[in-house]
RNA sequence: UUCUUAUCAAGAAAGACUGAGGGACAGGGCCCGUCGACGUCUUAGCAACCUGGGUAAUGCCGAGGUGCUAACUCCCUCCUGGUAACCAUAGCCAGGGAAGAUAAGAC
Numbered sequence: 001u002u003c004u005u006a007u008c009a010a011g012a013a014a015g016a017c018u019g020a021g022g023g024a025c026a027g028g029g030c031c032c033g034u035c036g037a038c039g040u041c042u043u044a045g046c047a048a049c050c051u052g053g054g055u056a057a058u059g060c061c062g063a064g065g066u067g068c069u070a071a072c073u074c075c076c077u078c079c080u081g082g083u084a085a086c087c088a089u090a091g092c093c094a095g096g097g098a099a100g101a102u103a104a105g106a107c
Base pairs, nucleotide, nucleotide: 002106003105004104005103006102007101008100013043014042015041016040017039021032022031023030026077027076028075029074044069045068046067049065050064051062052061053060073099078096079095080094081093082092083091
C1' cells in the first nucleotide's frame, strides 16, 4: 500500500507553546476560531478492538498495545421506499450504498 471482518446516535479536557485558519477529499450548507481554533507537547480522562484475570458460559474486574476526548463519521450529494392523492418535483422521514475513521487479521 492492498484485501477481509467488526464497529461508528453513548462516553471522555486542563495546562504550556504556537498563531490563522479549521471541521478527511470535491461541491453545497452549517458550525468552531485572535475571548486563540487547528496543530505539537505534558498531564488527566473515556472506551474496551487486541490483551491479562475470573466463570460451565454470559454478565464481571484490570488496563499492557492501539484508539479517542465540539457538533451522528457535523449534515447533504448516489439508490430505494414512504409522506403521496392522477402523475412528477422540491422538502421531510426511513433504509441501503459509496467514501472515510478505528481495531483485529491476511498478503
A computed fold for a 107-nucleotide RNA from Pontibacter qinzhouensis, annotated as SAM riboswitch aptamer (S box leader). The prediction has a mean pLDDT of 83. The organism belongs to Pontibacter, within Bacteria. Its Rfam family is "SAM riboswitch aptamer (S box leader)". From the family's description: The SAM riboswitch is found upstream of a number of genes which code for proteins involved in methionine or cysteine biosynthesis in Gram-positive bacteria.